[in-house]
Context: one part of a larger RNA
Order: sequence, then C1' cells, then structure tokens
RNA sequence: CUGGGUGUAAAGGGCGCGUAGGCGGAAAGACAAGUCAGAUGUGAAAUCUAUGGGCUUAACCCAUAAAACUGCAUUUGAAACUAUCUCUCUCGAGUGAUGGGAGAGGCAAGCGGAAUUCCUAGUGUAGCGGUGAAAUGCGUAGAUAUUAGGAGGAACACCAGUGGCGAAGGCGGCUUGCUGGACAUUAACUGACGCUGAGGCGCGAAAGCGUGGGGAGCAAACAGGAUUAGAUACCCUGGUAGUCCACGCCGUAAACGAUGAAUACUAGGGGGGGGGGGGACGGCCCCCUCCGUGCCGGAAUUAACACAAUAAGUAUUCCACCUAGGGAGUACGACCGCAAGGUUGAAACUC
Repeated sequence: CUGGGUGUAAAGGGCGCGUAGGCGGAAAGACAAGUCAGAUGUGAAAUCUAUGGGCUUAACCCAUAAAACUGCAUUUGAAACUAUCUCUCUCGAGUGAUGGGAGAGGCAAGCGGAAUUCCUAGUGUAGCGGUGAAAUGCGUAGAUAUUAGGAGGAACACCAGUGGCGAAGGCGGCUUGCUGGACAUUAACUGACGCUGAGGCGCGAAAGCGUGGGGAGCAAACAGGAUUAGAUACCCUGGUAGUCCACGCCGUAAACGAUGAAUACUAGGGGGGGGGGGGACGGCCCCCUCCGUGCCGGAAUUAACACAAUAAGUAUUCCACCUAGGGAGUACGACCGCAAGGUUGAAACUC
C1' cells in the first nucleotide's frame, strides 16, 4: 500500500457553517473528450515464449519473413453509459402567502416567594452543636430555641414526566421586549438550485487565567479535632481561592448513543408529546395521517452481548479514523496561548 475494519476488542472528528474536490433526479436532441470496434505506422537489438539445431545430456549457445512487446500516434466508424452543450419536466431541494398551534431554544430588562447566613430589638436560661463514640468549636460578654424588623447573595421546592427545545455544549420561578429553528394545513411558485466536505471560519460543560465588581451558602488549598500501627485520607469543627456578574482568554471531557452525515428499501405490538381530519358543535370517544420521542419483538446481522424502520439489516455517495503491547499522546520541530497548557506527533530500545 492493498485487503479488512471502526457500539463494547485498535479505530467516528465535541458540534455546526461552508471553500476546493468527490458524487448526483426524469424526458428529448446534439457532440464525440472518456469508452468500444476496425485499419495503418511505430513499439531497435538482446531478453521472455514457441519451433528447430549444436556441445554425450542439461543449463548454455545458435537460427527463424515465428510469436510477443498488453503501449503510443494517425485515421475510419459506433453512440448505450459518463462528460459537455441546448431544450423541457417535477418527484429531490427551496420560496412566499393565508392564517396556525407547541416548546426549560437564545439575548436583555424588571419583578416574586420559601430557605440558609448575618445584624438590631424582645422573651428566656444553661447548655448548643457534632459523632459509630467523641473531641476541637460556639455559649453567663447570655448562645441554642423563639418572636418582630432589617441587610445581602445565590438557587428556583411542588408542577416534573425514559415530557419538551436546541447542531452539539446545554436549557427549568414569573412578566415584558428583541430574536433563531422545527412542525402541520391548503393550493401556488422556482425548476436539480442537491448530498458530502480536505483546508478554513465559528460555537463549545467543568476547571483554570487576566481586569474590575460581588461574596449568603457551599468549598480545593490550609488549620485544628478524631480514627489508626501510621492517616499528608475517609468522619467532625472551621476556612481561602473558586463557585456569582461584566468584558476578554483557554479549547479540553467517559464532549457517550463509547454508534459520522445524507438518501432509499425491509414483518409486527402496545405507549407518551405536537399538529390535521371525521363522528352536527364542545366535553368525550373513535379513526386516519405526518413530525419528533422512548419500550418490546421477528427476519437479517453479530465473536457474543445485543441491535432490530431512531439498525449494529439491505444498498449507494462523501468525509474522518485504525493496523500488536510498552516506550508515548512522550521527545524534537512547527503553530496557537498571558500562563496553565493545547494541536500536530516520532524513534532508539524492549516484550
């Protein structure tokens, strides 16, 4: 490299947008670049192959209007497929309209109640707290408990649901404003405008970093008390960064469905969510259909487990990745970063 693979054995990029490239719906016509057929020229000789001959045989050597050199060029044709051009189409894709309904989708502003903590005041007295048991700690300078008032920050009980929305990360009190996407309905319009996507650009939990705020609770580090042979831990009492906000970095995760994207096809069963239609209307019930979302299960697949129309089944297109373990996601170099570090990524050696 090929073959073979990528849910769990090595292997799907964290996710999107999109450039080049690759691939691409239906009908008709043209062309003849690819493709196919014929002819001519050329494709040195040797070698190889075939036949014959010569060394006692053989390798070897010699001979032949032999064969071959699977190629290239010119030329004559064919027109199914691919490419190109012209014209047409609507089922892929998209657009607008009529008005729709669903949703923790995003951003900003405002508001709310419960709870913890702290402060002030009242009542009240000796304990509180904590644990397996204790102690450190708090408390006669009046704690804990309880009542009233106040301050401040953070998170939003119930509803809540293998419920919903989002490309992923993720999103949950209420109201308002701005705003993205998906879905259904009916007829209309554009007419292949599509799929994928190396580079590239953007988004990207938590932790961490910079500047300035904020700081109730929680809590790395740290201190003390226990436990223990020891205890740099698990348990307890404290407690600083941080957690929160604004702006800017970082760019990683078991970023997981450990399952790339798109399209088509292939038995069923009973759920829940959104929409449409019917039963004259509503409640309610029934049926149908589409979109998304779980469960069970057959064929098929699979090493097995399992998966099974949301495939890991049957096919096609494009991208990414793997090639024994360790050394090692290390070294060196390059690029990025304020740093921490990230991305790319070996070899010797060893088994």
Notes: This is a predicted structure of a 351-nucleotide part of an RNA (small-subunit ribosomal RNA, central domain) from an uncultured bacterium. The coordinates come from a structure-prediction model, not an experiment, and the mean pLDDT is 84. The RNAcentral record of the full RNA draws on ENA, Greengenes and SILVA.